[in-house]
């Protein structure tokens, strides 16, 4: 770097150095000199992996599922992954006498995909 699988509506901030940017990309919309990003120190969240403990259920067994703990390996600590970006559903509007159907620089924390992030495995 690529591939596979799982997860992504919850949760968690202070100090020091420094000094203008940051939120992946694009468009929005935000955050930021009441101090961005980065680095350092400390704190915290979470429970993917390792480890430890427990119960019943599944399995011939290896083991799996579930619950708990949190010393270790990562991760994370504005906003749903901040929102949208492709397809669909619904609403609304327009066309049509109505319906069916079609259309849409509109709305929608409705669904799926894509993209991205993190972990585990693998190359």
């Nucleotide at each position: 770097u690529g591939c596979u699988c799982a997860u992504c509506g919850a949760g968690a901030c202070c100090g020091g150095c420094u000094g203008a940017g940051g939120g992946a990309c694009a468009g929005g919309c935000c955050c930021u000199u009441u101090g961005a990003a980065g680095c350092c120190g400390g704190g915290g969240c979470a429970a993917c992996c390792c480890g430890c403990g427990g119960a019943a259920c599944c399995g011939c067994a290896a083991g799996g599922u579930c619950c708990g703990c949190a010393c270790g390996g990562u991760g994370c600590c504005a906003a749903c992954u901040c929102c949208u970006g492709c397809g669909g559903g619904g609403a609304c509007g327009c066309g049509c006498c109505c319906g069916a159907c079609g259309c849409g620089a509109u709305c929608u924390g409705c669904c799926g995909a894509g993209a991205g992030a993190u972990g585990a495995g693998u190359u």
Predicted 3D model of a 123-nucleotide RNA (SAM riboswitch aptamer (S box leader)) from Mizugakiibacter sediminis. Model confidence (mean pLDDT): 83 of 100.